[in-house]
């Protein structure tokens, strides 16, 4: 510096289960291991996902209309690094 085939010191730890915090997406902790060579750490870019907030359309209600429920698009608001890129850092071993 390339690489992660084998080996290895050792790491992380999805699904579920429990306590906690969130409106919620989801988040700590503990238990448990699908799986991970950066499954370390950052929301910058793509992308998912949330609705306690806006605004606007549709429905539904009604004579209308406003309210009200639910449904959509945007907007913003958070999340999600174990969805993909950039970007920071690092352990083993093997080649050079």
């Nucleotide at each position: 510096u390339u690489u992660g085939a084998a080996a290895a010191a050792g790491g992380c730890a999805a699904a579920c289960u429990g306590a906690u915090c969130g409106a919620a997406a989801g988040a700590u902790c503990a238990g448990g291991a699908c799986g991970c060579a950066a499954a370390g750490c950052c929301a910058c870019g793509g992308g998912g996902c949330u609705a306690c907030g806006a605004a606007c359309u549709g429905u539904c209600c009604u004579a209308c209309c406003c309210c009200u429920a639910c449904a959509g698009u945007u907007c913003u608001u958070g999340c999600c690094a174990g969805c993909c890129g950039a970007g920071c850092u690092g352990c083993c071993a093997a080649a050079g």